[in-house]
RNA sequence: AUUGAACGCUGGCGGCAGGCCUAACACAUGCAAGUCGAGCGAGAAAGCCUUCGGGUGAGUAUAGCGGCGGACGGGUGAGUAACGCGCAGGAAUCUGUCCAGUAGUGGGGGACAACAUCUCGAAAGGGAUGCUAAUACCGCAUACGCCCUACGGGGGAAAGCGGGGGAUCUUCGGACCUCGCGCUAUUGGAGGAGCCUGCGUUGGAUUAGCUAGUUGGUGAGGUAAUGGCUCACCAAGGCAGCGAUCCAUAGCUGGUCUGAGAGGAUGAUCAGCCACACUGGGACUGAGACACGGCCCAGACUCCUACGGGAGGCAGCAGUGGGGAAUAUUGGACAAUGGGGGCAACCCUGAUCCAGCCAUGCCGCGUGUGUGAAGAAGGCCCUAGGGUUGUAAAGCACUUUCAACAGGGAGGAAGCGCUGGUUGUUAAUAGCGACUGGUUUUGACGUUACCUGUAGAAGAAGCACCGGCAAACUCCGUGCCAGCAGCCGCGGUAAUACGGAGGGUGCGAGCGUUAAUCGGAAUUACUGGGCGUAAAGCGCGCGUAGGCGGCGACAUAAGUUGGAGGUGAAAUCCCCGGGCUCAACCUGGGAACUGCUUUCAAAACUGUGUUGCUAGAGUACGGUAGAGGUGAGUGGAAUUUCCUGUGUAGCGGUGAAAUGCGUAGAUAUAGGAAGGAACAUCAGUGGCGAAGGCGACUCACUGGACUGAUACUGACGCUGAGGUGCGAAAGCGUGGGGAGCAAACAGGAUUAGAUACCCCUGGUAGUCCACGCUGUAAACGAUGUCUACUAGCCGUUGGGCGACUUGAUCGCUUAGUGGCGCAGUUAACGCGAUAAGUAGACCGCCUGGGGAGUACGGCCGCAAGGUUAAAACUCAAAUGAAUUGACGGGGGCCCGCACAAGCGGUGGAGCAUGUGGUUUAAUUCGAUGCAACGCGAAGAACCUUACCAGGCCUUGACAUCCUUGGAAUUCUGCAGAGAUGCGGAAGUGCCUUCGGGAAUCAAGUGACAGGUGCUGCAUGGCUGUCGUCAGCUCGUGUCGUGAGAUGUUGGGUUAAGUCCCGUAACGAGCGCAACCCUUGUCCUUUGUUGCCAGCACGUAAAGGUGGGAACUCAAAGGAGACUGCCGGUGACAAACCGGAGGAAGGUGGGGACGACGUCAAGUCAUCAUGGCCCUUACGGCCUGGGCUACACACGUGCUACAAUGGUCGGUACAGAGGGUUGCCAAGCCGCGAGGUGGAGCUAAUCCCAGAAAACCGGUCGUAGUCCGGAUCGCAGUCUGCAACUCGACUGCGUGAAGUCGGAAUCGCUAGUAAUCGCGAAUCAGAAUGUCGCGGUGAAUACGUUCCCGGGCCUUGCACACACC
Repeated sequence: AUUGAACGCUGGCGGCAGGCCUAACACAUGCAAGUCGAGCGAGAAAGCCUUCGGGUGAGUAUAGCGGCGGACGGGUGAGUAACGCGCAGGAAUCUGUCCAGUAGUGGGGGACAACAUCUCGAAAGGGAUGCUAAUACCGCAUACGCCCUACGGGGGAAAGCGGGGGAUCUUCGGACCUCGCGCUAUUGGAGGAGCCUGCGUUGGAUUAGCUAGUUGGUGAGGUAAUGGCUCACCAAGGCAGCGAUCCAUAGCUGGUCUGAGAGGAUGAUCAGCCACACUGGGACUGAGACACGGCCCAGACUCCUACGGGAGGCAGCAGUGGGGAAUAUUGGACAAUGGGGGCAACCCUGAUCCAGCCAUGCCGCGUGUGUGAAGAAGGCCCUAGGGUUGUAAAGCACUUUCAACAGGGAGGAAGCGCUGGUUGUUAAUAGCGACUGGUUUUGACGUUACCUGUAGAAGAAGCACCGGCAAACUCCGUGCCAGCAGCCGCGGUAAUACGGAGGGUGCGAGCGUUAAUCGGAAUUACUGGGCGUAAAGCGCGCGUAGGCGGCGACAUAAGUUGGAGGUGAAAUCCCCGGGCUCAACCUGGGAACUGCUUUCAAAACUGUGUUGCUAGAGUACGGUAGAGGUGAGUGGAAUUUCCUGUGUAGCGGUGAAAUGCGUAGAUAUAGGAAGGAACAUCAGUGGCGAAGGCGACUCACUGGACUGAUACUGACGCUGAGGUGCGAAAGCGUGGGGAGCAAACAGGAUUAGAUACCCCUGGUAGUCCACGCUGUAAACGAUGUCUACUAGCCGUUGGGCGACUUGAUCGCUUAGUGGCGCAGUUAACGCGAUAAGUAGACCGCCUGGGGAGUACGGCCGCAAGGUUAAAACUCAAAUGAAUUGACGGGGGCCCGCACAAGCGGUGGAGCAUGUGGUUUAAUUCGAUGCAACGCGAAGAACCUUACCAGGCCUUGACAUCCUUGGAAUUCUGCAGAGAUGCGGAAGUGCCUUCGGGAAUCAAGUGACAGGUGCUGCAUGGCUGUCGUCAGCUCGUGUCGUGAGAUGUUGGGUUAAGUCCCGUAACGAGCGCAACCCUUGUCCUUUGUUGCCAGCACGUAAAGGUGGGAACUCAAAGGAGACUGCCGGUGACAAACCGGAGGAAGGUGGGGACGACGUCAAGUCAUCAUGGCCCUUACGGCCUGGGCUACACACGUGCUACAAUGGUCGGUACAGAGGGUUGCCAAGCCGCGAGGUGGAGCUAAUCCCAGAAAACCGGUCGUAGUCCGGAUCGCAGUCUGCAACUCGACUGCGUGAAGUCGGAAUCGCUAGUAAUCGCGAAUCAGAAUGUCGCGGUGAAUACGUUCCCGGGCCUUGCACACACC
């Protein structure tokens, strides 16, 4: 785009078309083929009239004989793969009616129906006898033409009827004449029918052979006619790979639908042909049938029956049942067109014309038009402002198509009849025919089309869709449910995808869905595809048919080209016109129908024939190389076995072992023997062969290739369906052989297991030979064979030629075999004279993945199996090449306390602390590998607190607004666990425009408050981690079809994508580094609370005092370090190594600083926030309890286990902090925690504040101790409303485990580890934690193989939620 459609929702009108695609299933009922009295005989009745005799009806109806028609028209598509159909031809035929011509139409005869009588039967139907007519039937005559013939001859017709009529005749019927209709014979035509031929006409080869009347001949029969159409005889043919036979399916065509076309699909309606008429068979009649509404027989089915017999055939029109998703009225009329009969009038006609039903299709029209902003109401959305529905509605002003009603009103009608006129025929003004007038009439449709009028916007809109394809978006509900879906896909709590709504989009009396065909699909490729890797080259030759084929000449004209003739039905399509108001529709003309055929011409090309040629191909001759093939023989090395000698304890084997062999003498070693198999070195992208394949040497036989120069043949060629041969390994059969190796098998190992791989010890088929079979391989160059052409360069093998300088030389050429590469090609990879380039010839093969190279069938095979080769079903992919990443028990380079080298720990003990688990009324919540676990928590007795129990409150503890009342506020009594409740007393303030207001308290009302309730997977912000790793990107350009690449890779170098060089890249950004803070040196300035060298004063001592600005120090500002200098290395680079100077040297040390991103990482319980949820409770207040539990497990720490130590005494030296709700001195009291006390200090001034390790002495003597301090008892101190659950500290007593810690594991590279003490935050009190501060102060690093993590390059990949 389309449809004979169906289904769902909806439905106003008209025109034109169409309407059982299924059961060629069965059919009730009615109708669909009759007509002619002008062929013939017979011949009523009812009714009406009546004079009752009859007349009329009426020679009507009707049956019969006879003629013509029932062979047309109408239906259906079962059968048919066929001369059935289509196109084009042909000769051996027939033809009623019709047209034209010719010649006739004379004279006789005998029957049979009807009818009558009798008779059989239930009926349908008969039977017998008798009568009768004809255009029924049969002879006779005639025979232009006709037919047969032996060429002499012979044969064969007919029918009358009707109208009119002047003479003549008459038996009064007529004869006769004429006209019309008939009849007979024959010729021609038209139209029709039969037959024959060429070409075309579906699928299957898993149908390959078929055929005996089969093929042909002769003769005969038969037919309208040819012919094996039939028969007799003779011959053995005929068809078939260009697809016979068989099977399945199917009416064919013009056309129809689609398509740019070529094609593909189809064959409803209309038209041509065919076939069929319940199923099968048969003939009769006839011009025509083997006959839809004829006959006979058989069968099935239905009906009637008196059981003896009969009747029937809707695939005619309606209609019924059935089947089905599905297809109409038991209508009207012969008015028109056409058909049959008839002289005609007429009759018949379910052909036809009309009407009815159905949105089944196509076409047309309508359902109103204009105006109308308050942008109404309502709906929906909302950022709460508004937007949208929307000029839409209402309102106002108009119109009236269609429908409704009323009235008018064409055309389809021509004819027939009656009656005039003219004319033909004729003797004729009869009759008949033709033409032309008048007149009466003929319409189913039909209440027609059309026109006018009346009334009133009045009666008339739906369907699908809105994620993308594909025009059109929001809300609510739902929550991987319900559902949607053509493909992709949507739905798991914010769904433009489900359902509803609002809005929108598309089409519109329709709209969607389903089914079907073509297109897109170049996705079967003729036009117009492919086969190295995506599906696809047979494993390789030879060769039949076929296809294709070198150069010249002549002939021919099959192909080819051109002209002309015929045909290609009409309709359809197309173009130009015409008619319905338009259109659909109808109609006139033209073009077209791309085809077939006949004929004339041309001769280039192809073909064919003839004759030549040598460039293709081949033969002869001379050479060359070679693992080419077959057979026979020969050889040495090695393995194994056997024999003998020497010799002694192991051998062998592996990653490590064991099984195994060995004191009965192995392995090793020496000599000898046997036997089988394979041939090291040479050996080479070397050679040969068609492929498989071929490797010691010799001989014999033998195939092919290459090369040289001449001679010969003269296209002998290429490819190759079937066919045929060769064909690795394994396997099979028969017979040999068997050293080594080695499926199966056995044992040992490996392993969680290991009926396995890898490894070991053994070991049978087999491997070997001969003969036969099998016929497959990643039989690969995954690349069929042959031919020609198309830049180069470098190797190598075999020939030939040339040049000289005669060589390990150079050049040319040819046949192979390799590596690069231009053009070209390819999806890319790649190929590239050995093409996958450009062309030609021929063959094979492919058409999404799986099922499946499978099943069934055929063929082959001894078997194994091979070959040929589907379908059901199922998926929306399967595949190729390349790209980016991630990954690898891949590779290369590099880094990091990553390993190694060291030091000290953890893991064992006790305790502290966190977590899991368990328990509990509650043990609130979160964090969970690294990157949770001394984490949020810089500090849970109450509070905190979010948890639990109980008691209370409901506008609330807190915010804003409204109303009323009271200042606020302070003190206090009682009850209660408290919250709270009931009271008492004091107090009346500030501003004012005098209305009131501000602050505050209480009560009330509702808006609201409140939530540590949920979702960190809806979020913001903040944070962790990879990782302070060196990376992550962009612009322009270039390359690539593209994804992408390049830059960013490479060579060096660095801590660094740091820098240099190179470079189709050139630049730039975020990161690195630097800039910032601190520390290390110096300088300048300023000196109080800090300092004190020099000058004084002064003390027991003391910067204590005057003074001083030198030093330390404090701050502020500067200087300094940059690979700057020198030498070497390096590429004249970057840089590195060493050195000088310097306080400091190669980023001096430390800190802050964290790229693009990853982990849906963490946090809704810091805060903020969308959505959801609670609202006398999931909110708020209070008391008490809990977060502190305790069979257990883990993490992080502290203290130890001691002598580098414990303990006692003495003596030194810090830094950085904090302090008024505070730090707290001196003094005094207490063993001590502490108390008392009150000076000083808002701090370089006073206080915390004694630093401790260290050093100097004493003691202890290796012990569960003078180590260790847990636990427990008693007595106290302090904080605090309160130390019971549940604080810290002190004194006295007690004195547990623990003697250096398994597997495993952590930190650290220098002022670091280790060790020693000090301070601070939090805090009433409560650190072994955290964050800071200084003191003492090491060891080691060969190095990058390995473990872990990371960076760059490269490689593989079937991964991409990316190797968990």
Predicted 3D model of a 1364-nucleotide RNA (small-subunit ribosomal RNA) from an uncultured bacterium. Its Rfam family is "Bacterial small subunit ribosomal RNA". Gene Ontology terms of the family: ribosome and structural constituent of ribosome. Its mean pLDDT, the model's own confidence on a scale to 100, is 86.